[in-house]
Context: one part of a larger RNA
RNA sequence: GAACGAACGCUGGCGGCGUGGUUAAGACAUGCAAGUCGAGCGGGAAUCUGCGGGUAGCAAUAUUCGUGGGUUUCAGCGGCGAACGGGUGCGUAACACGUGGGCAACCUACCUGAAAGAGUGGAAUAACUAGCCGAAAGGUUAGCUAAUGCCGCAUGUGAUCCAGAGAGUUCGCUCUUUGGAUUAAAGCUGGGGAUCGUAAGACCUGGCGCUUUUAGAUGGGCCCGCGGCCUAUCAGCUAGUUGGCGAGGUAACGGCUCACCAAGGCUUACGGGUAGCUGGUCUGAGAGGACGACCAGCCACACGGGAACUGAGACACGGUCCCGACACCUACGGGUGGCAGCAGUUUCGAAUUUUUCGCAAUGGGCGAAAGCCUGACGGAGCGACGCCGCGUGGGGGAUGAAGGUCUUCGGAUUGUAAACCCCUGUCAGCUGGGAACAAGGUCUCGUGGUGAAUAGCCAUGAGAUUUGAUAGUACCGGCAGAGGAAGCCGUGGCUAACUCUGUGCCAGCAGCCGCGGUAAUUCAGAGACGGCAAGCGUUGUUC
Repeated sequence: GAACGAACGCUGGCGGCGUGGUUAAGACAUGCAAGUCGAGCGGGAAUCUGCGGGUAGCAAUAUUCGUGGGUUUCAGCGGCGAACGGGUGCGUAACACGUGGGCAACCUACCUGAAAGAGUGGAAUAACUAGCCGAAAGGUUAGCUAAUGCCGCAUGUGAUCCAGAGAGUUCGCUCUUUGGAUUAAAGCUGGGGAUCGUAAGACCUGGCGCUUUUAGAUGGGCCCGCGGCCUAUCAGCUAGUUGGCGAGGUAACGGCUCACCAAGGCUUACGGGUAGCUGGUCUGAGAGGACGACCAGCCACACGGGAACUGAGACACGGUCCCGACACCUACGGGUGGCAGCAGUUUCGAAUUUUUCGCAAUGGGCGAAAGCCUGACGGAGCGACGCCGCGUGGGGGAUGAAGGUCUUCGGAUUGUAAACCCCUGUCAGCUGGGAACAAGGUCUCGUGGUGAAUAGCCAUGAGAUUUGAUAGUACCGGCAGAGGAAGCCGUGGCUAACUCUGUGCCAGCAGCCGCGGUAAUUCAGAGACGGCAAGCGUUGUUC
């Protein structure tokens, strides 16, 4: 000199863009952060409506029971999601990360292309009803019921396995073909002219879904070369250890695991300390050094430790089980919880924000869709924490006013500075107008495709209508008036800037040298001056 996720002191007008628990991976009140689908399924409740029966009434009507339909809603079965997104950096010196390769040793839900199919039966169970136990959390018994839930049989384009033949081959294996064995499925919904049928429907046709296989895409798994901390006051380490054979296990290779056999394997190993890694950031002419906040990629973790279940995917932050610590409820028998999600509290600390608005946009989950959910995200709020921009006025104005300071008492200086005159109107203030971010959705009408069809569905176009948290914000116009807006540090040398008074080795200053003991440009005050400026200094850290 530059830099910072900074802090402290004094000061503080406005805006834009960023950024904000670096310490205790301490403990957490409260609210929210993952749901959705009725176009998979059966029920409960409310409400509207159609039909039939009963009761009261002469009747209109009222009421009640049964039954059908529509809408809304509640929990349940079922599907998909909950493995993403969001947080933190404890652990980890490791194939964790970076980079370059390998898998003829692998998996991949949803999505896309292609091929083939989707026949026929069955048994349950939640919800619900009834009973029982319990303070609660919850549990239990009996009975009824549905499905795209579960289980048979059939079919087998295919796939897998076995056997045979042929071709290729990097000798690991791959491809073609023949025979045998094993192995699938589920429906929902829209429209319809003729024909059949009392009807439901059959039948035809579209959409979504289902099953088997294959290819892709995407995401992952495994293996290897190389690279990046300190320490020898750590010199030897190792028994599933190193290799083989066989078996088990895995999506897959492998001591991954096991039985047997051999005796190997490593060496800055092993041990200790520290640490998430990277793109990058800071500095520097560079080489290098230090760092890894925010943003992005990967990894690890989710109260501490361990384990598996479900699933395409987890050994799973807002899932389960066990042990432990802590906290809460309790009828003392027993239960419940996990903010390193967003806010917020408390503790710690020099130190770090609102218990805010919205799903309008972007993205995600579910859904045919409308839509619902989304503390991701988009915004606003707070903090000069940082960077950037703007303002605190401009021009004229000498009797060089007054006051202050210094003085050799003549004057000098503050100083065109002020007053005064003429202007301007940024920002703030008041007042009026007022955005972009909107793509889409719904309805109607065309065109093309599918189709028997003028339905329906898909694509595309036109018209109408509708969707904004930010926000009455940005921005634009008008009004008034210089009015509301400057400080901090320094002035001995380094280092730009000097005098007076007070003090008298005292009080004090100080980054280094050093200043202060009666004329202190180094202390304190004042004036003047210098530097930077909504900041200025100090401290800490890095180069």
Molecule: small-subunit ribosomal RNA, 5' domain
Organism: Verrucomicrobiota bacterium